A computed fold for a 350-nucleotide part of an RNA from Arenicella chitinivorans, annotated as small-subunit ribosomal RNA, central domain. It matches the Rfam family "Bacterial small subunit ribosomal RNA". The family has 99 seed sequences and 42,628 matches in Rfam 15.1. The source organism's lineage runs through Bacteria, Gammaproteobacteria, Arenicellales, Arenicellaceae and Arenicella.
Context: one part of a larger RNA
RNA sequence: CUGGGCGUAAAGCGCGCGUAGGUGGCUUAUUAAGUCAGAUGUGAAAGCCCCGGGCUUAACCUGGGAACUGCAUUUGAUACUGAUUCGCUAGAGUAUGGUAGAGGGAAGUGGAAUUCCACAUGUAGCGGUGAAAUGCGUAGAGAUGUGGAGGAACACCAGUGGCGAAGGCGACUUCCUGGACCAAUACUGACACUGAGGUGCGAAAGCGUGGGGAGCAAACAGGAUUAGAUACCCUGGUAGUCCACGCCGUAAACGAUGUCAACUAGCCGUUGGGGGGGGUUACCCUUUAGUGGCGCAGCUAACGCGAUAAGUUGACCGCCUGGGGGAGUACGGUCGCAAGAUUAAAACUC
Numbered sequence: 001c002u003g004g005g006c007g008u009a010a011a012g013c014g015c016g017c018g019u020a021g022g023u024g025g026c027u028u029a030u031u032a033a034g035u036c037a038g039a040u041g042u043g044a045a046a047g048c049c050c051c052g053g054g055c056u057u058a059a060c061c062u063g064g065g066a067a068c069u070g071c072a073u074u075u076g077a078u079a080c081u082g083a084u085u086c087g088c089u090a091g092a093g094u095a096u097g098g099u100a101g102a103g104g105g106a107a108g109u110g111g112a113a114u115u116c117c118a119c120a121u122g123u124a125g126c127g128g129u130g131a132a133a134u135g136c137g138u139a140g141a142g143a144u145g146u147g148g149a150g151g152a153a154c155a156c157c158a159g160u161g162g163c164g165a166a167g168g169c170g171a172c173u174u175c176c177u178g179g180a181c182c183a184a185u186a187c188u189g190a191c192a193c194u195g196a197g198g199u200g201c202g203a204a205a206g207c208g209u210g211g212g213g214a215g216c217a218a219a220c221a222g223g224a225u226u227a228g229a230u231a232c233c234c235u236g237g238u239a240g241u242c243c244a245c246g247c248c249g250u251a252a253a254c255g256a257u258g259u260c261a262a263c264u265a266g267c268c269g270u271u272g273g274g275g276g277g278g279g280u281u282a283c284c285c286u287u288u289a290g291u292g293g294c295g296c297a298g299c300u301a302a303c304g305c306g307a308u309a310a311g312u313u314g315a316c317c318g319c320c321u322g323g324g325g326g327a328g329u330a331c332g333g334u335c336g337c338a339a340g341a342u343u344a345a346a347a348c349u350c
Base pairs, nucleotide, nucleotide: 004320005319006318007303008302012317014201015200016199017198021194022193023192025088026087029084030083031082033081034080035077036076037075038074039073040072041071042070049065050064051063052062053061054060091191092188093187094186095185096184097182098181099180103177104176105175106174107173108172109171110154115149116148117147118146119145120144121143125136126135162169163168206247207246208245209244210243211242215241216240220236221235222234223233258316259315260314261313262312263311266294267293268292269291270290271289272288273287274286275285276284277283298305299304323350324349325348332343333342334341335340
């Protein structure tokens, strides 16, 4: 090693693309590297093991055998793996025709609401709370009406609905653009899967430069509450939130469940396609790709999972290793403008 695990106990990289590597469909022939068999050589002696012998036994000594599971050479075998090769179409892909969609980028447009400004009407309150006060208001507020400015977000539709690899995506129109699904044919002919390093994308907050700033709002100020109140509540309010470009690279980045493939009872919804029936419109049957709720077998420590598996298997990668703390810290390396990120201990202690 044979022979442990990773939903919640320690453990799936946040998510893709992809290099090396690992693994790989059916079939013909050749080869004989792996594999299997035989032979030869070698595998020192001693020791171990077996059968004997010698010291009165034993330890000990000694004869013979076996073994030395290995290596090399050589002669064969050819099922499987490999290599080369003739082909194939079930994997994968391409073409044609359709379909659905908040998938992405850019430009433009729209209405409701908040705020502010101007004017008009109008008079003493408004606002806020558990109750108040700070605050605003006779220099005319709040309320009502008209007009204007500006920024941000898009009510209803809206749905365990849709799309995307993930992060995520929601008003409307136009342009550019990625992917998916369905049906029937045609074509290529294993072109595939995974993926150490690498590379790209990656919420919010934060950072740099320049804009923008309505509402909201860390910090901050004031008013309350309270024993205190550096809070919860209230009145204000700056970064920020928004845009462009560049960085950061982390999240309970979660389905706490890596990707791909095959197989394994059923029942009920729902979304996008196809076929058939019914017949003009309610619907029914079937198939396919998603997305949900139950549930058999099986699995699980239990909870639960259960064709969207945590069932039964295969391929490849990542990760865990006595527990709590020290610590995701120190030091060193790499990256970053910084904040910090990443890699990652030990002493000591229970």